Overview:
Model confidence (mean pLDDT): 85 of 100. Large-subunit ribosomal RNA, domain II from Breznakibacter sp., 685 nucleotides, folded computationally. The RNAcentral record of the full RNA draws on ENA. Rfam family: Bacterial large subunit ribosomal RNA. Gene Ontology terms of the family: structural constituent of ribosome and ribosome.

Context: one part of a larger RNA
RNA sequence: GCCUACGAGUUUCCCCUCGCCGGCCAGGUUAAGCCCCCCAGGGGCGGAGCCGAAGCGAAAGCGAGUCCUAACAGGGCGCGCAGUCGGCGGGGGAAGACGCGAAACCUUGUGAUCUACCCAUGGCCAGGCUGAAGUCCCGGUAACACGGGAUGGAGGGCCGAACCGGUAAACGUUGAAAAGUUUUCGGAUGAGCCGUGGGUAGGGGUGAAAGGCCAAUCAAACUGGGAAAUAGCUCGUACUCCCCGAAAUGCAUUUAGGUGCAGCCUCGCGGGAGUUUCGCAGAGGUAGAGCUACCGAUAGGACGCGAGGGCUUCACCGCCUAUCAAAUCCUGACGAACUCCGAAUGCUGCGAAACGCUCCGCGGGAGUGAGGGCGCGGGUGCUAAGGUCCGCGCCCGAGAGGGAAAGAACCCAGACCACCGUCUAAGGCCCCCAAAUACGCGCUAAGUUGGCCAAACGCGGUCCGGCUGCAGCGACAGCUAGGAUGUUGGCUUGGAAGCAGCCAUUCAUUUAAAGAGUGCGUAACAGCUCACUAGUCGAGCGGCCGGGCAUGGAUAAUGAUCGGGCAUAAGCGCGUUGCCGAAGGCGUGGAUUGUGCCCACGGGCACACUGGUAGGGGAGCAUUCCGCCGGCGCCGAAGCCGUGCCGCGAGGCAUUGUGGAGCGGGCGGAAAAGCAAAUGUAGGC
Numbered sequence: 001g002c003c004u005a006c007g008a009g010u011u012u013c014c015c016c017u018c019g020c021c022g023g024c025c026a027g028g029u030u031a032a033g034c035c036c037c038c039c040a041g042g043g044g045c046g047g048a049g050c051c052g053a054a055g056c057g058a059a060a061g062c063g064a065g066u067c068c069u070a071a072c073a074g075g076g077c078g079c080g081c082a083g084u085c086g087g088c089g090g091g092g093g094a095a096g097a098c099g100c101g102a103a104a105c106c107u108u109g110u111g112a113u114c115u116a117c118c119c120a121u122g123g124c125c126a127g128g129c130u131g132a133a134g135u136c137c138c139g140g141u142a143a144c145a146c147g148g149g150a151u152g153g154a155g156g157g158c159c160g161a162a163c164c165g166g167u168a169a170a171c172g173u174u175g176a177a178a179a180g181u182u183u184u185c186g187g188a189u190g191a192g193c194c195g196u197g198g199g200u201a202g203g204g205g206u207g208a209a210a211g212g213c214c215a216a217u218c219a220a221a222c223u224g225g226g227a228a229a230u231a232g233c234u235c236g237u238a239c240u241c242c243c244c245g246a247a248a249u250g251c252a253u254u255u256a257g258g259u260g261c262a263g264c265c266u267c268g269c270g271g272g273a274g275u276u277u278c279g280c281a282g283a284g285g286u287a288g289a290g291c292u293a294c295c296g297a298u299a300g301g302a303c304g305c306g307a308g309g310g311c312u313u314c315a316c317c318g319c320c321u322a323u324c325a326a327a328u329c330c331u332g333a334c335g336a337a338c339u340c341c342g343a344a345u346g347c348u349g350c351g352a353a354a355c356g357c358u359c360c361g362c363g364g365g366a367g368u369g370a371g372g373g374c375g376c377g378g379g380u381g382c383u384a385a386g387g388u389c390c391g392c393g394c395c396c397g398a399g400a401g402g403g404a405a406a407g408a409a410c411c412c413a414g415a416c417c418a419c420c421g422u423c424u425a426a427g428g429c430c431c432c433c434a435a436a437u438a439c440g441c442g443c444u445a446a447g448u449u450g451g452c453c454a455a456a457c458g459c460g461g462u463c464c465g466g467c468u469g470c471a472g473c474g475a476c477a478g479c480u481a482g483g484a485u486g487u488u489g490g491c492u493u494g495g496a497a498g499c500a501g502c503c504a505u506u507c508a509u510u511u512a513a514a515g516a517g518u519g520c521g522u523a524a525c526a527g528c529u530c531a532c533u534a535g536u537c538g539a540g541c542g543g544c545c546g547g548g549c550a551u552g553g554a555u556a557a558u559g560a561u562c563g564g565g566c567a568u569a570a571g572c573g574c575g576u577u578g579c580c581g582a583a584g585g586c587g588u589g590g591a592u593u594g595u596g597c598c599c600a601c602g603g604g605c606a607c608a609c610u611g612g613u614a615g616g617g618g619a620g621c622a623u624u625c626c627g628c629c630g631g632c633g634c635c636g637a638a639g640c641c642g643u644g645c646c647g648c649g650a651g652g653c654a655u656u657g658u659g660g661a662g663c664g665g666g667c668g669g670a671a672a673a674g675c676a677a678a679u680g681u682a683g684g685c
Base pairs, nucleotide, nucleotide: 001685002684003683004682005681006680011095012094013093015092016091017090018089019088020087021086022085023084024083027051028050029049033045034044035043036042037041055062056061065077066076067075068074098236099235101233105226106225107224109222110221116200117199118198119197120196121195122194123193124192125190127159128158129157130155134151135150136149137148138147139146163187164186165185168183169182170181171180202218204214205213206212239620240619241618242617243616244615249262250261251260252259253258263368264367265365266364267363268362269361270360271359274355275354276353277352278351279350280349281348282347288341289339290338295335296334299331300330301329302328306324307323308321309320310319311318371396372395373394374393375392376391377390378389379388380387401412402411403410416590417589418588419587421586422585423584427580428579429578430565431564432563436577438576439575440574441573442572443571449567450566457552458551461549462548463547464546465545466544467543468542469541470540478536479535480534481533482532484509485508486507489503490502491501515530519528520527591610593608594607595606596605597604598603621674623671624670625669626668627667628666629665631663632662639658640657642655643654644653645652646651
């Protein structure tokens, strides 16, 4: 992992509540107990008790009333509407209460054969090295001290086996081993190691102290019991079909992943509303707008209270002012908590039309109370977030199908079943890949694009539009020629001559035209150019603004790519006609549910409906046992393999073979009554 078996809303009490069925009924019903019989049962007796038939008041009490009260005001609760017993079912309560699951707590015992420490009594430590004290001899001293040699054999001394340990690494990691092996390493006469007997026990021991150890278990051992502890938590919870179908919100909560009430779903009963559109009538201060309409804020200007600075003065008064500045005026503009104004929607009422149970109330049963994405209106944040918090809507959730390559919520569209029928939506029609290598007119030259974005900004890319200037009395570009004179203008300067810089009434002359000079150049001149003019040439040439498509800007880490191939149209824009394309529409056949009609009660016809999680409701299938009725079986029961048929389905029927002794049908009843999941339990493979 698979297979098989087992595996979870039960039972008791019969307490509360609701529904269905039945009995009796202003009543209903017995309990214990007793008697009888064909004795797990049935019949009878038994009226104690319980519920109901009257309520109100704290009570006395009164009573269809009563209480408050002075009240024959008022008000509260009552007075009409049937109950009760049994059976079954939905829900609640008390119980382990759908099943499995703690970490723990308490209590009774069992453990020191492991290990910690202690007590008693024993055992063990190859070999080698060092050479303390002391002693002896010699030297030495006044005597000591002291020095040398020998002897001696001390030490938690040194090296190193046994023994005890466990430093480092590798291996081992379903191991040879639930702690090891190999190499290496520490101690090895000591606070050493070991044997035997004994002691200390669970909030206790023991501990050279790690929360270590106390039998592979230790921040409180193990075993039995309380005990099915508790678990607002996690997981699991078993056959079929049909109808409806949520919520992730509000308020509260030692509350926030729980719960109560409400909201939303379902079923029953009772009511008679409800929704949309249009018309009319209303309430209201949002969007917008406005502000010499308030409040607040606000830019420039005018005027200027007041203040600052300066002058004067003994002081006051006064004068000036390139500073600040109230109020007022002009111009301009701002505000969720400003409003002289003020929509669209939405909301309320009335009327009409359409729809046809969508609406409301009461009662039984729930689930939900973590929501999420997108669009729009806002707050917060950075006019950040797949952020967060509200409001309105849609969708996912609980929604399949088609499109977007892929992709819960984006686009299209709501799946009862069948069809090798048909029409369409979004989106597509070169190939992958169904349908146009369709048509018309433009644009793009980058593979832009078919795209995962891309901007400020830059650009004689290219196309289109508007305005405007010049031009056959010849424009624009090119070429030829001229481009002078006062003058080297004045100033400045070493110099400044068109061309470092400053100034200027940048003037005037000759001219076809020529600036006191556009750029290059010189130390300064010179020189080369330009503006401007003529000639040549012979038709368009410039400027500005706007738009389209391109272009630069353009950078990311394992191999690139538009979904791919590829494409100059198979790209982009506008237009046209076809076609493809879904579980959408239609057609044909069939089914469910609801309503209506018909009915010969068997049913038939028409229309509509039939996605679905939590969840509510309905109808069924199968298993085991029981009662009654009625059957089958060795001429072959159950079970098993296979085949055919029936039923929407759970399933059912028939039968070849196998098997070898029991088993069905009808109507009822009762449950240890259905497995894929629980790291489920056991066995097998």